[in-house]
Context: one part of a larger RNA
């Protein structure tokens, strides 16, 4: 000086506490370990691996596994030599890559050559092999925690110390007082994006108060620019006024005003550092290995195997439900190898036909809600698992191993022990809806979007984690 301490003091934080929901019991759906196998490809492993890399495993992917090839190779460029071929067709072997054959045939051209192509041969190839404890780049995590230092002075023999401490104060090393200290960098805060208010400009493809037209009906038509709305510009909030307390900094008001009140709500934004933390399988990159093979082509199987163990989600166990019919409201987004209004076929998934959209113009396209009816507490008209049969549709192919539909079946489960995790407001519950990835889908899952809409929180004694001053210490 720093780390620890069942040492003390103060402060914070869904950390307790105070509500609300959930795991942990059941089926399924993922991931993982174990076991199995020919293979079950690798990698993440307390927090900070486990629906994680993977934002799509039938074939490809794929990197494993058998079998079959190839050996300058699957990609490409130089040199040099040799050929005219490339190509097409067709046959033979093969699962398929490939291999052997047969026909037919190179362009220009000054006849010197070029250009192409195929071969051979050098010379570089290729490794998802190892090493993340050689790296670079990225990332997690303490932690958006308030902190980490610097330069000159002064103090100390020196390691260091002071500044950064003390007294107030905040979300903050935020500010303010006081002071051998005075300044200054990174970090906080603030500038940046969205939201929440008004205003200005602008008026299609968006809107529709007034006025006309039309129609069962519909901004559907003249037309309009007020509203909404879209998208650029500005403006608003700053403890600025008031009122307590106070030396300031502040800080307390069920105070005005104002659409917003004290960081208004959200994002992005990650200080020095710490775990030799991960990643050589995203790249790159030393350094060792392999070179007829640890490299490459291709069938076909594997990653989806099951006694079982965890985790992480989804569906329930009902009546604040279940089913039937009726009927009403978003937002963000996608859309041409699309997304499709609307007719016909089918009980259905879907099929045939047709139409508008490169899209504020057409189009995917709402549930929960409300309103009538029926079940009447049951293993039920809950609950939907497993399994039959018989379709759809993607796609070369749904047997290992696709999703969907309709018929039949009708399993565990009656609220879940020890314990454990989520949340402080448009949030938790609870409902649907989009994207990306993608032919198609194992999407319940990831990323957003907006319907409805609580409950509590007295408090900081305790549990965890942290920040700052202080003490110990035989630790570093």
């Nucleotide at each position: 000086u720093g780390a620890c301490g069942g040492g003390g003091g103060u402060c914070c934080g869904c950390a307790c506490a105070a509500g609300c929901g959930g795991u942990g019991g059941a089926g399924c759906a993922u991931g993982u370990g174990g076991u199995u196998u020919a293979a079950u490809u690798c990698g993440a492993u307390g927090a900070u691996a486990c629906g994680c890399g993977a934002g799509g495993a039938a074939c490809c992917u794929u990197a494993c596994c058998a079998g079959g090839g190839c050996u300058a190779g699957a990609a490409c460029g130089c040199a040099a030599g040799u050929u005219g071929a490339u190509u097409a067709u067709g046959u033979g072997c093969g699962a398929a890559a490939g291999u052997a054959u047969a026909u037919a045939u190179c362009u220009c051209u000054u006849c010197g050559g070029a250009g192409c192509a195929a071969u051979u041969u050098g010379c570089g190839a290729g490794g998802u092999g190892c090493u993340g404890c050689a790296u670079g780049g990225u990332u997690g995590u303490c932690g958006u925690c308030a902190g980490c230092u610097c330069g000159u002075g002064c103090c100390g023999u020196g390691a260091g110390g002071u500044g950064u401490c003390a007294g107030g104060u905040u979300a903050a090393g935020u500010c303010c007082u006081a002071u051998a200290a005075c300044g200054a960098g990174c970090g906080c805060a603030a500038c940046c994006c969205c939201u929440a208010c008004u205003c200005u400009u602008a008026g299609u493809u968006g809107c529709c108060a007034g006025c006309a037209u039309g129609u069962c009906a519909u901004g559907a038509u003249g037309g309009g620019g007020a509203c909404u709305c879209u998208a650029a510009g500005a403006g608003a909030a700053c403890u600025g006024c008031c009122u307590a307390c106070g030396c300031a900094a502040g800080u307390a008001g069920a105070g005005a005003g104002g659409a917003a009140g004290g960081u208004g709500g959200g994002g992005a934004u990650g200080a020095c550092g710490u775990c030799a933390a991960a990643u050589c399988a995203g790249c790159a990159c030393g350094g060792c290995c392999c070179u007829u093979a640890u490299g490459u082509c291709c069938u076909g199987g594997g990653c989806u195997g099951c006694a079982c163990a965890c985790g992480u989600g989804c569906u329930a166990c009902a009546a604040u439900g279940g089913u039937c019919g009726g009927u009403a409201c978003a937002g963000a987004g996608g859309g041409c190898a699309g997304c499709u209004a609307c007719c016909u076929g089918g009980c259905g998934a879907c099929a045939g036909g047709a139409u508008g959209c490169u899209a504020a113009u057409c189009u995917c396209a709402a549930a929960a809600g409300c309103c009538g009816a029926u079940c009447u507490c049951a293993g039920u008209u809950c609950g939907g698992a497993u399994c039959g049969g018989a379709g759809u549709c993607u796609g070369c192919a749904a047997c290992u191993c696709g999703a969907c539909u309709c018929c039949g079946u009708g399993a565990a489960g009656u609220u879940g022990g020890a314990u454990c995790c989520g949340c402080u407001a448009g949030u938790a519950a609870u409902c649907g809806c989009g994207c990306a990835u993608c032919a198609g889908c194992c999407a319940u899952g990831g990323c957003g979007c907006g319907g409805u809409g609580a409950a509590u929180a007295c408090g900081u004694u305790c549990c965890c984690g942290g920040g700052c001053c202080u003490u110990g210490u035989a630790c570093a």
Model confidence (mean pLDDT): 83 of 100. A computed fold for a 476-nucleotide part of an RNA from an uncultured Sphingobacteriales bacterium, annotated as small-subunit ribosomal RNA, 3' major domain.